[in-house]
Molecule: SAM riboswitch aptamer (S box leader)
Organism: Rhodanobacter spathiphylli
């Protein structure tokens, strides 16, 4: 870096160094000198990999655990980006809200 599968409305912060940016991209809207991003130390969340048990059985579901490998610890993946021969509302013919699918992205497992 490519392909593939699963998940993405929950959860979880302190200290040190440092010093202006950050939230993938674009537009919005936010966060930030009451200290951004990064690095280091500690803590935590979760349960993808993983262990045990139980169901079911063509490979899945449920429960319990957490030494280890990752991950994560503002806001639904912060919202929207494309489509709907979907719904609702509105003196109403285009606006608003919601829903469904998709794109993009993130994380993990597998594979080369």
């Nucleotide at each position: 870096c490519a392909c593939u599968c699963a998940u993405c409305g929950a959860g979880a912060c302190c200290g040190g160094c440092u010093g202006a940016g950050g939230g993938a991209c674009a537009g919005g809207c936010c966060c930030u000198u009451u200290g951004a991003a990064g690095c280091c130390g500690g803590g935590g969340c979760a349960a993808c990999c993983u262990g045990c048990g139980g169901a079911a059985u063509g490979u899945u579901c449920c429960g319990c655990g957490a030494c280890g490998g990752u991950g994560c610890c503002a806001a639904c993946u912060c919202c929207u980006g494309c489509g709907g021969u979907g719904g609702c509302g509105c003196a109403a013919g285009g606006c608003g809200c919601c829903c469904c699918g998709g794109c993009a992205g993130a994380u993990g497992g597998g594979c080369a």